[in-house]
Context: one part of a larger RNA
């Protein structure tokens, strides 16, 4: 000097606590452990591994197995020799790599090309994250971590950074052997919320024709769009306090005391993840531990645990009719509207590279109907018929009909998530992609509460002892 403490003070956080939904119970998805396996490739392990790396494992992808092949190689550079060719089409053997055999044409002949050769050297997702870079998670968006010159102390070091008010916040204020100062706080930034100029096409429609329609004239007023700006600062009022601020269903305003939401993560901590995204030392492989093929295999299944889906109904299914978004995203793509098809789809195929065209909600609302039941709830799982991608859906692909109808009647000890347009419920979009195992991820709008007395107690953290 710092950690620690079932030591003391103080003070904060969905820490507890008031609520509200969830998890453990069932069926399924999925990732993980185990066990199996020829292989079931590898990482990731308490919070901060386990719908993680993967934003797509039929094959490719893939790094595993097992079998077939090559060895200067699938890939880069150098030499040397040959050539009119090689790829590429066809035909044969073959799972395929591949081997053989034949072939048009553009270009080339000065090699940019390709074969053969001999080496130097390629290559390795082979080991080591405990040699490394980089980047990353974590304590924590916690509020702290230091220097500089003084001072004090034999020094280690300490003062400053304590104190006494405040503040989210080492903010700020006043005190003070300190005084000042950087790197964190804040703020500049990016986006909601009002209002204003400007600008109107694809967007918008009051006025004015025009009318099936914002269709066309037309208009910039609204609405929206996209630039520029105001607007909030405890400014004012009151009460308290030196002060710095703090209270007040004051005023005034759209918005009031850090307006909401993002981005932004200090010196460090765990020899934390990551040689498997990338680079990279030094070991290790070189007719293999490297390269290419068809095959399986990553999808195995007594069992265990993590996350989610779906439901156990009547605030509910079930049928008819009826309404409102947003944030994307389209060209081997979106695909209106016609036609078939019970449907999944197919068939022609407007129109948009898009405020113009396409893809566009459910939950809601009305009306009928079931009457509490393993049920018109639930929808696993099988049987059977297809549709669509794509060489190919056996192993192992979504979908769609018919039939089938399982567990399962609200969930032990324990346990998670939220403080407002938030939980809770509803759908939508996008990325990855041929397609898709998505109930994921990351977005978006729709409806839309309940509680907080307070800080003893559980956690984690701050400062002072």
């Nucleotide at each position: 000097u710092g950690a620690c403490g079932g030591g003391g003070g103080c003070c904060c956080g969905c820490a507890c606590a008031a609520g509200c939904g969830g998890a453990g119970g069932a069926a399924c998805a999925u990732g993980u452990g185990g066990u199996u396996u020829a292989a079931u490739u590898c990482g990731a392990c308490g919070c901060a591994a386990c719908g993680c790396g993967a934003a797509g494992a039929a094959c490719c992808u893939u790094a595993c197995c097992a079998g077939g092949c090559c060895u200067u190689g699938a890939c880069a550079u150098c030499c040397c020799u040959u050539g009119c060719a090689a790829a590429g089409g066809u035909g044969u053997a073959g799972a395929g790599a591949u081997a053989c055999a034949u072939u048009a044409g553009a270009g080339g002949u000065u090699a940019u090309c390709a074969a053969g050769g001999a080496g130097a050297c390629a290559g390795g997702u082979g080991g080591u994250g405990c040699a490394u870079g980089g980047u990353u998670g974590u304590c924590g968006u916690c509020a702290g971590c230091u220097c500089g010159u003084g001072u004090c102390g034999u020094g280690a070091g300490a003062u400053g950074u304590u104190g006494g008010g405040u503040u989210a916040a080492g903010u700020g204020c006043c005190a003070u052997a300190a005084c000042g100062a950087g790197c964190g706080c804040a703020a500049c930034c990016c986006u909601g919320u009002u209002c204003u100029c400007c600008a109107g096409u694809u967007g918008c429609c009051a006025u004015c024709a025009u009318c099936a329609g914002g269709u066309u004239g037309g208009g910039g007023a609204c609405u929206c769009u996209g630039g520029a700006g105001a607007c909030a600062c405890u400014g004012c009022c009151a009460u308290c306090g030196c002060a710095a601020g703090a209270u007040g269903a004051g005023a005034g305003g759209a918005a009031g005391g850090a307006u909401g939401g993002g981005a932004u993560g200090a010196c460090g901590u765990c020899a934390a993840a990551u040689c498997a995204g990338c680079a990279c030392g030094g070991c290790c492989c070189u007719u293999a531990c490297g390269u290419c093929c068809g095959g399986g295999g990553c999808g195995a299944c007594a069992c265990a645990c993590g996350u989610g889906u779906u439901a156990c109904a009547a605030u509910g299914g079930g049928g008819a009719g009826g309404a409102c978004a947003g944030c994307a995203a389209g060209g081997a793509a979106c695909g209106a509207a016609g036609c078939g098809g019970c449907g999944a789809c197919g068939c022609u195929g407007a129109g948009g590279g898009a405020a113009u065209c396409u893809c566009c909600a459910a939950a809601c609302c009305u009306c009928c109907u079931c009457c509490c039941a393993g049920u018109u709830c639930g929808g696993a799982u099988u049987g059977g018929a297809g549709u669509c991608u794509g060489c190919a859906a056996c192993u192992c692909g979504a979908c769609u009909c018919c039939a089938u109808g399982a567990a399962g009647c609200u969930g032990g000890a324990u346990u998670c998530g939220c403080u407002a347009g938030u939980a809770a419920u509803c759908g939508c979009g996008c990325a990855u992609c041929a397609g898709c195992c998505a109930u994921g991820g990351c977005g978006c709008g729709g409806u839309g509460a309940a509680u907080a007395c307070g800080u003893u107690c559980c956690c984690g953290g701050g400062c002072c002892u």